[in-house]
Context: one part of a larger RNA
Molecule: large-subunit ribosomal RNA, domain II
Organism: Lachnospiraceae bacterium AC2029
RNA sequence: UCCGGCGAGUUGCCGGUUGAGGCGAGGUUAAGUGUUUCAGACACGGAGCCGAAGUGAAAGCAAGCUUGAUAAGAGCGUUUUAGUCUCAGGCGGCAGACCCGAAACCGGGUGAUCUACCCAUGGCCAGGCUGAAGUUACCGUAAAAGGUGAUGGAGGGCCGAACACACAUCCGUUGAAAAGGGUGGUGAUGAGCUGUGGGUAGGGGAGAAAUUCCAAUCGAACUCGGAGAUAGCUGGUUCUCCUCGAAAUAGCUUUAGGGCUAGCCUCAUAUUAGUCACGUGGAGGUAGAGCACUGAAUAUCUGCGGGGGCGUCAAAGCCUACCAAUGAUUAUCAAACUCCGAAUGCCAUGCUGAUGAUGUAUGGGAGUCAGACUGCACGAGAUAAGUUGGGUAGUCAAAAGGGAAACAGCCCAGAUCUACAGCUAAGGUCCCAAAGUACGUGUUAAGUGGAAAAGGAUGUGGGAUUUCAUAGACAACUAGGAUGUUGGCUCAGAAGCAGCCACACAUUCAAAGAGUGCGUAAUAGCUCACUAGUCGAGAGGUCCUGCGCCGAAAAUGUCCGGGGCUAAAACACGACACCGAAGCUUAGGGUUCGCGUAUGCGAGCGGUAGAGGAGCAUAGUCACAGGGUCGAAGCGGUACCGUAAGGAGCCGUGGACUUGUGAGUAGAGAGAAUGCCGGA
Numbered sequence: 001u002c003c004g005g006c007g008a009g010u011u012g013c014c015g016g017u018u019g020a021g022g023c024g025a026g027g028u029u030a031a032g033u034g035u036u037u038c039a040g041a042c043a044c045g046g047a048g049c050c051g052a053a054g055u056g057a058a059a060g061c062a063a064g065c066u067u068g069a070u071a072a073g074a075g076c077g078u079u080u081u082a083g084u085c086u087c088a089g090g091c092g093g094c095a096g097a098c099c100c101g102a103a104a105c106c107g108g109g110u111g112a113u114c115u116a117c118c119c120a121u122g123g124c125c126a127g128g129c130u131g132a133a134g135u136u137a138c139c140g141u142a143a144a145a146g147g148u149g150a151u152g153g154a155g156g157g158c159c160g161a162a163c164a165c166a167c168a169u170c171c172g173u174u175g176a177a178a179a180g181g182g183u184g185g186u187g188a189u190g191a192g193c194u195g196u197g198g199g200u201a202g203g204g205g206a207g208a209a210a211u212u213c214c215a216a217u218c219g220a221a222c223u224c225g226g227a228g229a230u231a232g233c234u235g236g237u238u239c240u241c242c243u244c245g246a247a248a249u250a251g252c253u254u255u256a257g258g259g260c261u262a263g264c265c266u267c268a269u270a271u272u273a274g275u276c277a278c279g280u281g282g283a284g285g286u287a288g289a290g291c292a293c294u295g296a297a298u299a300u301c302u303g304c305g306g307g308g309g310c311g312u313c314a315a316a317g318c319c320u321a322c323c324a325a326u327g328a329u330u331a332u333c334a335a336a337c338u339c340c341g342a343a344u345g346c347c348a349u350g351c352u353g354a355u356g357a358u359g360u361a362u363g364g365g366a367g368u369c370a371g372a373c374u375g376c377a378c379g380a381g382a383u384a385a386g387u388u389g390g391g392u393a394g395u396c397a398a399a400a401g402g403g404a405a406a407c408a409g410c411c412c413a414g415a416u417c418u419a420c421a422g423c424u425a426a427g428g429u430c431c432c433a434a435a436g437u438a439c440g441u442g443u444u445a446a447g448u449g450g451a452a453a454a455g456g457a458u459g460u461g462g463g464a465u466u467u468c469a470u471a472g473a474c475a476a477c478u479a480g481g482a483u484g485u486u487g488g489c490u491c492a493g494a495a496g497c498a499g500c501c502a503c504a505c506a507u508u509c510a511a512a513g514a515g516u517g518c519g520u521a522a523u524a525g526c527u528c529a530c531u532a533g534u535c536g537a538g539a540g541g542u543c544c545u546g547c548g549c550c551g552a553a554a555a556u557g558u559c560c561g562g563g564g565c566u567a568a569a570a571c572a573c574g575a576c577a578c579c580g581a582a583g584c585u586u587a588g589g590g591u592u593c594g595c596g597u598a599u600g601c602g603a604g605c606g607g608u609a610g611a612g613g614a615g616c617a618u619a620g621u622c623a624c625a626g627g628g629u630c631g632a633a634g635c636g637g638u639a640c641c642g643u644a645a646g647g648a649g650c651c652g653u654g655g656a657c658u659u660g661u662g663a664g665u666a667g668a669g670a671g672a673a674u675g676c677c678g679g680a
Stems, first nucleotide, its partner, number of pairs: 001680006011095005017089007026050003032044004054061002064076004098236002101233001105226006116200009125190001127159003130155001134151006163187003167184005202218001204214003239615006249262005263368002265365007274355004278350005288340001289338002294334003299329003305323002307320004371396006378389003401412003416589004421585003427579003430563003436576001439574005449565001455550002459547010476534005482507003487501003513528001517526002590605006616669001618666002621663007634653005640647002
């Protein structure tokens, strides 16, 4: 991992509810007893319970009762009569209560053959080294002290085997081993190591102390019991078809991944409304707008008051490129501003229209309380997030099909079944790949299309406007571009061209600046403005707009799905065909409802949690009817039948039981639970 078997809403009592049956103003027995053919039996048993009357706290009274001083009023009743017993279905309560699963808690025991410490009694430590005290001989001293040499043999002394330990590293890591092996290492006469026997026990022991050890188990051992502890948590929960079909919200919650009630679903019964459109009538303070209020914020004028300066003994007073209240004018801003103020939405209503069971009530049963994304108007955030919070609509959730290459939440569209029939939607029609290498008019040259901003640019199309122009424009070429004068000042110099000044002059001219730039030390020189000629028809500026260009650097492979595409297979506009889905239609079938006397007709039939309905299969039991050694069950094979669960027939195997119908009872359906047991 696979195969086979086993494996989870049960049972008892109680309660209300739905259905069936019995009896019915009544219904019913319980314990127990008797009979007995011993059964799912019959009979007795009326204690008790429910109902037929209520009301009051109660005594009590009673079609009334209570309150009350009451003849009042009010509350609950009567006048409206159905209950009760048994069985069955779904549900709830109490019980282990659908199954498996803790870590733990408590009680009684068993453990110190491992290990910790202690007690008793034994054992062990090769070899080598060092050489304390003491003693002694000599020297030395007044005597000592002291010195030297021997002797001696101390030490939690030194080196190092056994023994003990476990510091480093390698190997081992489904090991040779649930802690080892190799090579080194530490202690090795000591707080040493070790044999045997004994002691201390679970909130207890022991501990040179680490939450360390107490039998491979230790922040409280193991074992049995309480015990099926509890588990708002995780996992699992077994046949089929049909009808309907949610929620992820509110309130409360030591509550937030759990509950309760409501909301939303379903079933039954009763009832008759509901929804939308339109008309009419309403409430309102959003979008917008505005500045009349509340605030914010700007400019100018006015200038209360203040600051500064002058003045003075003090002041008055004067001044001001300072700040500035109020007011005036101009121009602004606001979710918590409003003199104003929509569109929608909301409420009510109707001799209106559409729709047609969608509404409401009571009762039985639920599930849901983690929601997700997209569009729109908002809050939070950074006008970030596949972010977060509500509102609103949609989809997914619980929705398959077509499109978007692929792609829960986007676009189209809601799958009852069958069809080698037709029409369409979104989206498409060169090839992959169904359908136009279709049509008309333009645009784009960037492979833009087929990723991006501020910003930049004689890209190119369209439009508007303006200036110049046959009295000759724009561009090009030829010629001129002068004089007072080197303007004045400044300066070493300053001559159009370092700088400053200005009545920015005047003259001659077709025209020519007291000079546009280059240049010189300063001149010089080149050039421009400006003018004439040559030429001969358009030239220049601004604005709006379509499509393009640059800006453009990232990690596997290039930003079309690919090939490939340029009067397009790109973009814009227009019009015509076609393709294209489980949509719609056509033909046939099934089923659920509705209508109908009926042949029938009509409407529906995606679906998770969940509600409701109808069935299939399995094993006992009872009744009836059958089959079987001329071959039962089981097993293997098989082309048949049924809408499904399933059911036959035949053949083989097998070798003795078994099937159908009806009823009734359940240890009644497996693929999942890191399920259990067995096998491969």